[in-house]
RNA sequence: AACGCUGGCGGCGCGCUUAACACAUGCAAGUCGAGCGAGAAAGGGGAGCAAUCCCUGAGUACAGCGGCGCACGGGUGAGUAACACGUGGAUAAUCUACCUUGAAGUGGGGAAUAACUCUGGGAAACCGGAGCUAAGACCGCAUACGCCUGCGAAGGGAAAGCGAGCAAUCGCGCUUUAAGAGGAGUCCGCGGCCGAUUAGCUAGUUGGUGAGGUAAAGGCUCACCAAGGCGGGGAUCGGUAGCCGGCCUGAGAGGGCACACGGCCACACUGGCACUGAAACACGGGCCAGACUCCUACGGGAGGCAGCAGUGGGGAAUCUUGCACAAUGGAGGCAACUCUGAUGCAGCGACGCCGCGUGAGCGAUGAAGCCCUUCGGGGUGUAAAGCUCUUUCGGCAGGGACGAUAAUGACGGUACCUGCAGAAGAAGCUGCGGCUAACUACGUGCCAGCAGCCGCGGUAAUACGUAGGCAGCAAGCGUUGUUCGGAAUUACUGGGCGUAAAGAGUGUGUAGGCGGUCGCUUAAGUUCGGUGUGAAAUCUCCCGGCUCAACCGGGAGGGUGCGCCGGAAACUGGGCAACUGGAGCGUGGGAGAGGAAAGCGGAAUUCCUGGUGUAGCGGUGAAAUGCGUAGAGAUCAGGAGGAACACCAGCGGUGUAGACGGCUUUCUGGACCAUGGCUGACGCUGAGACACGAAAGCGUGGGGAGCAAACAGGAUUAGAUACCCUGGUAGUCCACGCCCUAAACCAUGCAUACUUGGUGUCGGCCCUUCAGUGGGCCGGUGCCGGAGCUAACGCGUUAAGUAUGCCGCCUGGGGAGUACGGUCGCAAGGCUGAAACUCAAAGGAAUUGACGGGGGCCCGCACAAGCGGUGGAGCAUGUGGUUUAAUUCGACGCAACGCGAAGAACCUUACCUGGGCUCGAACGGCUUCGGACCGGGGGUGGAAACACUCUCUUUCCCGCAAGGGACCGGAGUCGAGGUGCUGCAUGGCUGUCGUCAGCUCGUGUCGUGAGAUGUUGGGUUAAGUCCCGCAACGAGCGCAACCCUUGUCCUGUGUUGCCACCCCUUAACUGGGAGCACACGCAGGAGACCGCCAGCGAUAAGUUGGAGGAAGGUGGGGAUGACGUCAAGUCCUCAUGGCCUUUAUGUCCAGGGCUACACACGUGCUACAAUGGGCGGUACAAAACGCUGCAAACCCGCGAGGGGGAGCUAACCGUCAAAAACCGUUCUCAGUUCGGAUUGCAGGCUGCAACCCGCCUGCAUGAAGUUGGAGUUGCUAGUAACCGUGAGUCAGCACAUCACGGUGAAUACGUUCCCGGGUCUUGUACACACCGCCCGUCACACCACAAAAGUCGGCAACACCUGAAGCCGCCGGGCUAACCUCCUUGUGAGGAGGCAGGCGUCGAGGGCGAGGUCGGUGAUUGGGGU
Repeated sequence: AACGCUGGCGGCGCGCUUAACACAUGCAAGUCGAGCGAGAAAGGGGAGCAAUCCCUGAGUACAGCGGCGCACGGGUGAGUAACACGUGGAUAAUCUACCUUGAAGUGGGGAAUAACUCUGGGAAACCGGAGCUAAGACCGCAUACGCCUGCGAAGGGAAAGCGAGCAAUCGCGCUUUAAGAGGAGUCCGCGGCCGAUUAGCUAGUUGGUGAGGUAAAGGCUCACCAAGGCGGGGAUCGGUAGCCGGCCUGAGAGGGCACACGGCCACACUGGCACUGAAACACGGGCCAGACUCCUACGGGAGGCAGCAGUGGGGAAUCUUGCACAAUGGAGGCAACUCUGAUGCAGCGACGCCGCGUGAGCGAUGAAGCCCUUCGGGGUGUAAAGCUCUUUCGGCAGGGACGAUAAUGACGGUACCUGCAGAAGAAGCUGCGGCUAACUACGUGCCAGCAGCCGCGGUAAUACGUAGGCAGCAAGCGUUGUUCGGAAUUACUGGGCGUAAAGAGUGUGUAGGCGGUCGCUUAAGUUCGGUGUGAAAUCUCCCGGCUCAACCGGGAGGGUGCGCCGGAAACUGGGCAACUGGAGCGUGGGAGAGGAAAGCGGAAUUCCUGGUGUAGCGGUGAAAUGCGUAGAGAUCAGGAGGAACACCAGCGGUGUAGACGGCUUUCUGGACCAUGGCUGACGCUGAGACACGAAAGCGUGGGGAGCAAACAGGAUUAGAUACCCUGGUAGUCCACGCCCUAAACCAUGCAUACUUGGUGUCGGCCCUUCAGUGGGCCGGUGCCGGAGCUAACGCGUUAAGUAUGCCGCCUGGGGAGUACGGUCGCAAGGCUGAAACUCAAAGGAAUUGACGGGGGCCCGCACAAGCGGUGGAGCAUGUGGUUUAAUUCGACGCAACGCGAAGAACCUUACCUGGGCUCGAACGGCUUCGGACCGGGGGUGGAAACACUCUCUUUCCCGCAAGGGACCGGAGUCGAGGUGCUGCAUGGCUGUCGUCAGCUCGUGUCGUGAGAUGUUGGGUUAAGUCCCGCAACGAGCGCAACCCUUGUCCUGUGUUGCCACCCCUUAACUGGGAGCACACGCAGGAGACCGCCAGCGAUAAGUUGGAGGAAGGUGGGGAUGACGUCAAGUCCUCAUGGCCUUUAUGUCCAGGGCUACACACGUGCUACAAUGGGCGGUACAAAACGCUGCAAACCCGCGAGGGGGAGCUAACCGUCAAAAACCGUUCUCAGUUCGGAUUGCAGGCUGCAACCCGCCUGCAUGAAGUUGGAGUUGCUAGUAACCGUGAGUCAGCACAUCACGGUGAAUACGUUCCCGGGUCUUGUACACACCGCCCGUCACACCACAAAAGUCGGCAACACCUGAAGCCGCCGGGCUAACCUCCUUGUGAGGAGGCAGGCGUCGAGGGCGAGGUCGGUGAUUGGGGU
């Protein structure tokens, strides 16, 4: 500036950034009668009967000649990259009207012409013809101090008058000249844009001579001559742009800008041209051409707002067709004065800056409203109301300036002053997740939307929308755009290049940059002093004027720059003289895969020939293709050919790099050591340029053994255009010529100097030693490390340290080393090298984790070794699926699936269908009415719930009473209720990794930091268990131990337990007494600690073995679960935020369902049989439970069970029979005397009720199944396996679960592998962490770009044609006043001069042609991005 919302006042400023687009209308430059001639009319007055005349108007108006002005003032920024601008100079290369000063003059003549009159043409604009006239208009003559030309002599050149006055004279002019002031022209140094994907440009071009031209130098122009001139310090070309003082920003240096104000320039519809003039190539002058607009009688004409207003248009956007010449300034004039859209003012616009106001004081534990709330309260908030007070601004009224030194005021009845009324007329905008000051509620639910960046929104959003509150600014507030800053992110001040972007692949070397020691000199750089300039305004400081401020006035400063004068001479530069340390040369040495050429050699591969010899060879993870009985492979001998050179060989050597490896010879380059003879700075770097440059590739011609792209075949594989195998062509080799790239790497340019060390190795030299023994120096090449540097990693005298010089290169990722252009190349392709678009990153180093079909160590029933299962069958049970009115819900890898459920016939129950209730099935408070309530009994309907209804009995407490309270019911209300949703809002609880050995902290130390250390290491352990070591020292949560149980013993105790001894008793060891020894129960102790011995170990920790012991290295088992992970599970245990529901998603009832059934899976049970089944007999437990209970004996029943009821509230009684086992017998390998499913019948039990849908019994029936595919699971000892027992739940229902005992094994070499885990280490582009990340094609959509047959434009230039106006030149037979001459003196003739006209050069524009360059568009094509 604009836009959105809002808007009280004043002052000072500013106001078309776009279409230099087009313009209606008015105004913006005139003036002078004191230069000149001419000269009205209306009106007024007078005379006259009137026509008319006179005076006035008036020498006025209008116009003309003439003078001055119109080149100023005002506008705009198109063009211009230029002496256009800035700055400093030059002009001896110039001009200057008006103004000032000085000098000199102003004499005498002449001829015209407009106006005017007459007249012609035309629509108009306007143009002609004839005639008259004036001047300060025009032209001669005279004069010329000074002036001009010229070396000089000499020649040339002026003028005007007017006014006032009686006049003298004065004033204004005029002419020439000199000077000044101010102004202008020209030239030069320096300075200020981008592009090299513009590298060459130039013909008047560069210079000279001569001429022309100009006010003036000059190729400015022309003729001739010469061939120059400019350019990497960027010419030419293209793009962009008026420049500056200044303005904005910045600490500064810089960067950006050019609006207002001031200086300069350029332009005036576009292009060209000149005239006039002091000055113009002239905004409101002229001519021509073009475009456009207007008028027209169609023949012709007129016009130029980028002056002030104003209009249309364009645009996001920019004002009044105002007042005045009062002031300031300008033009003319002697002046009065006239003119002045310059200017002074006013108007419009919050566009900016500045100032003021919209009120001030008091006023509640704090009104109402609104908002929030944990409902207690809190906020808005002294805010309001109310009381007291004030009146700025605004309003009304009165007075009233300065600006004007006498008069004259547009502004303006303005500023200012005074009075009056009344809190009265005057507040919004944006924001409130972080950055950034400011928070809650509701709505919304990845929707709508926000967003400058990060990012918000998927049901609890401080981020969306609204509200309340708060914050900020305030007549403004936000947004958008733009600039600088922050950004040291283009780094001059002030950056970098090992790995982040960045050292050219390497060298030689041109220009350039930089350059050793000493002396003299110079003064260009440098520095000091002086001086000139650096306009004003702006800026800073001081003072002053408007009430302050903004604004304005005055003074001072500053203005980093440039010029001139002078001084200095250290440093740099120039000149001169010198030096030897840099550099080079010489001399003497040795080292080396340095290069080129020629020759030679052996081993090996392959091939060929021959011999021996026979069935395979070859190849692989395993194979096959292939070769081989036509004799391979193997082996021996001979031969051919090509390529490469084992060992030596070494982080050894050489080379500038690429690179170089058998031996010999020839040619040849460089480095090094020693010496210190020679030169005397000869040096360093190096833009361009030139040369070299692995491999692959290309061309021509050779060569070709092996190897081997392409290709073929065989395998592998889901596929396998690969990896593996068998073959095999280019190529690899040589010669010549190209190509020119690379992880061409030390990812580290070259040179020089300096800066602690240690240890290898190569070459040379010196000293030394018996000795290449030791030491030293120089040059190379490695490793480790100090200081220092570094983001870290690391580098570290071979620097990435400290410095200097020079070069190259970098500036976010992708697009892209791509496109286009240029250039090189035979091609492939190389070099140079963008943009659109897109992303909020890309990247480096290091850290912690996680991960790896990385590594080391270690552990676990992890594998292995074993035993038993599962997967096949039938059944049970759970799940999925399906079905259904409903099959309620949850759980889903391990860690869901005999799980929640320790037990669904009703209930449970949450589901479905149907029927009911609505203060409700349970509970609290309040209001009101009624009543005791409770309880009992009955009727009707009904499936019940429930509805309707009858009836019996009947209050309690306090109080004298009234009444109150308790309780119940009806009505009403605030709460209720919900197994409704969200486990991803939560608490609690739980699972899992995992009973794995880990997880952390304090202080210290290290690190810029994340973080590390501790916790790593050496041992050891079940263990981060312990020991040792250690920049760590300690500590915590875990481990272990403490707890329970079990195993041994002791002590105490002794009933309901026990019974050895003793007594009594019995058929009986049956019972009783006595007893408490034993067993057992309870309680308390002991015991085990690597304590002892030996070995190992480090003398430790510990470990191995042994003794003793009931038990030995944690004795067995249990309880116990670190920091954390899985948004793991659970809102249906409970609790709980939010949401939803309220005659229903609540609640009651009946019935049904959760028990369905083609299927699939998990978990189990029972089996398939003889280690077994059946039958008979005989033993031995533990633990647990029991009063709505366990129930014995006895009786009945085949049995389930029934009857019965002793005993027991339990070490007392009962459940209770243990079973396998053992003994005997039978069965004899079969779908069976195995197996028991299924089904039928008959029963029993529980229960209100066994139909859906319980369990059990008997009889009958007698299915599948003959040990189970791929696979998969449990278990390491009292374990697995096998066997039974009990309990919880429970009326009943157990193959499940939880417990209990009985019998009682096998195996473990070991840690390669599978799974899981711990620890150290390593890599990482992973960190929602490998179930990660991520690449390319294809498909779809969108976007920008490139190419493209073409096609359409812009711009500049070139060749040719045409050529207006106009200047210049020539002609000029036509026309012609001044001057000259002549005469016949005239309206004369001739001449000079001039004019029309013609021709020519140049020339805007136009035409035509072929190119250049830029842009638009283009079917289609191509890659790219999202």
Description:
Small-subunit ribosomal RNA from an uncultured bacterium, 1426 nucleotides, folded computationally. RNAcentral holds the sequence, with entries from Greengenes. Model confidence (mean pLDDT): 87 of 100. Rfam family: Bacterial small subunit ribosomal RNA. Gene Ontology terms of the family: ribosome and structural constituent of ribosome.